[in-house]
RNA sequence: UCAGAAAACCGGAUGGCCGCGCUUUGCAGCUUUUAGCAAAAGAGCGAGGAAAGUCCGGGCUUCACGGAAAUACGGUGCCGGAUAACGUCCGGACGGCGCGAGCCGAUGGAAAGUGCCACAGAAAGCAAACCGCCUUCCAAAGCCAUUGGUGGAGGAGGGUAAGGGUGAAAGGGUGCGGUAAGAGCGCACCGCGCAGCCGGUAACGGUUGUGGCAGGGUAAACCCCACCGGAAGCAAGACCAAAUAGGGGCCGCAUAUCAUGCAUUUCCGCAUGGCGGUCCGGGUAGGUUGCAAGAGGCCGCCGGUAACGGCGGUCCCAGAUGAAUGGCCAUCACCGCCGGCUUGCCGGCGGGACAGAACCCGGCUUACAGGUUUUCUGACGUG
RNA sequence: CGGGGAGUAGCGCAGUUUGGUAGCGCACCUGCCUUGGGAGCAGGUGGUCGCAGGUUCAAAUCCUGUCUCCCCGACCA
Numbered sequence: 001u002c003a004g005a006a007a008a009c010c011g012g013a014u015g016g017c018c019g020c021g022c023u024u025u026g027c028a029g030c031u032u033u034u035a036g037c038a039a040a041a042g043a044g045c046g047a048g049g050a051a052a053g054u055c056c057g058g059g060c061u062u063c064a065c066g067g068a069a070a071u072a073c074g075g076u077g078c079c080g081g082a083u084a085a086c087g088u089c090c091g092g093a094c095g096g097c098g099c100g101a102g103c104c105g106a107u108g109g110a111a112a113g114u115g116c117c118a119c120a121g122a123a124a125g126c127a128a129a130c131c132g133c134c135u136u137c138c139a140a141a142g143c144c145a146u147u148g149g150u151g152g153a154g155g156a157g158g159g160u161a162a163g164g165g166u167g168a169a170a171g172g173g174u175g176c177g178g179u180a181a182g183a184g185c186g187c188a189c190c191g192c193g194c195a196g197c198c199g200g201u202a203a204c205g206g207u208u209g210u211g212g213c214a215g216g217g218u219a220a221a222c223c224c225c226a227c228c229g230g231a232a233g234c235a236a237g238a239c240c241a242a243a244u245a246g247g248g249g250c251c252g253c254a255u256a257u258c259a260u261g262c263a264u265u266u267c268c269g270c271a272u273g274g275c276g277g278u279c280c281g282g283g284u285a286g287g288u289u290g291c292a293a294g295a296g297g298c299c300g301c302c303g304g305u306a307a308c309g310g311c312g313g314u315c316c317c318a319g320a321u322g323a324a325u326g327g328c329c330a331u332c333a334c335c336g337c338c339g340g341c342u343u344g345c346c347g348g349c350g351g352g353a354c355a356g357a358a359c360c361c362g363g364c365u366u367a368c369a370g371g372u373u374u375u376c377u378g379a380c381g382u383g
Numbered sequence: 384c385g386g387g388g389a390g391u392a393g394c395g396c397a398g399u400u401u402g403g404u405a406g407c408g409c410a411c412c413u414g415c416c417u418u419g420g421g422a423g424c425a426g427g428u429g430g431u432c433g434c435a436g437g438u439u440c441a442a443a444u445c446c447u448g449u450c451u452c453c454c455c456g457a458c459c460a
Base pairs, nucleotide, nucleotide: 001379002378003377004376005375006374007373008372009371010370012332013331014330015329016328017327018326020046021045022044023043024042025041029037030036031035048354052365053364055363056362057361058360059359060233061232062231063230073229074228075227076226077225078092079091080090081089082088093107094105095104096103097102108224109223113222114221115218116217117216130164131163132160133159134158135157136156137155138154142150143149144148172190173189174188175187176186177185191213192211193210194209195208196207197206198205199204237289238288239287240286247280248279249278250277251276252275253274258273259272260271261270262269296315297314298313299312300311301310302309303308334351335350336349337348338347339346340345341344384456385455386454387453388452389451390450393409394408395407396406403440411427412426413425414424415423433449434448435447436446437445
């Protein structure tokens, strides 16, 4: 210099004018016990790294529940740790990729059981034998000869799993020996299983011996094992509370030989009761709360490889409810294009993403113009 | 704000549970029938199964992420 890897961070800056939401200060006037209404004015604060998707976990609230365990259902899944908790994070193991820095991994169990493996193929899971290869018996044509020999098409039986073919997958791989042909049949190396020893908390690794190999894949199929989980969600929930209608109590007036209903008529029976005043409770509109001081931010020290934890100091940092957080101007910084020349300056024009709180917090995932810093790797060059 | 459901041919729907050639009706095209049209009969075309990745020999189907659309919840009877 070029090409990369990892981690952390920023998401334009300053000033002016106008406007919006919340909090607060202050005061003239009016009604008035507090207090409320209301004009003008001042001060403070005012989106994010993802506020998003709502995919996990927790706080909080209501409901359910005598306690515990089990079953069912759902979730998680190498080992150890962190944490309020997690499917997150940290450290390690193993496997894969990369020359490397590093990156990726839903990574328990297929020798508990069940299911599935289409088509093709002989055979798809207690293995099997289509073409082959080898062998035993029978034996045609033809040939030599004369009641025999040779020859082997073909047929029947047996052995085998080298080779071919099918398939995603065919019951260890390569080589040598061996054999009628073959085969872990024997041997060497590799792989695999089992047992012992050593290291490690463990996952796992190393090593020695042993077994000739049994036990294909699929658990993001059922399932088994270990661990976790009661359900719903701030439109949860709690409180205050008009007008109108309706309910209840009390008082006064009225009255039932009445009125209404039991389908209708008569009789019998049963039930209910009008008006006014006053008080009470439920509850609607509406309002308040939940609701922002918290597993909080920043700085320093200590413990720990780290995630993280402890101690001390310091700060208060959005709170709307049709939903505020915006617009314009100037200067500077950044990027792109054009022009000029003194070749790194000047002038002009244009551009700046993804997206926007709604009870809160810890994560994950997804979207994102452009930029900064630190550490590290490889190649080339120079000293 | 919170909760739930659905995307398959031009349109309406099956198939997903239990993975193995993607189907039905209408529509469209061709032929027959008819003087012609419609109806009818026979045949045919048409599919990134919303998108991306993964598991598996194999994915519309199983898993994860993402996009679009629809429904419910404010408050009592």
Notes: Model confidence (mean pLDDT): 77 of 100. Predicted 3D model of RNase P RNA and transfer RNA as a complex of 460 nucleotides. Rfam match: Bacterial RNase P class A. By type it is a ribozyme.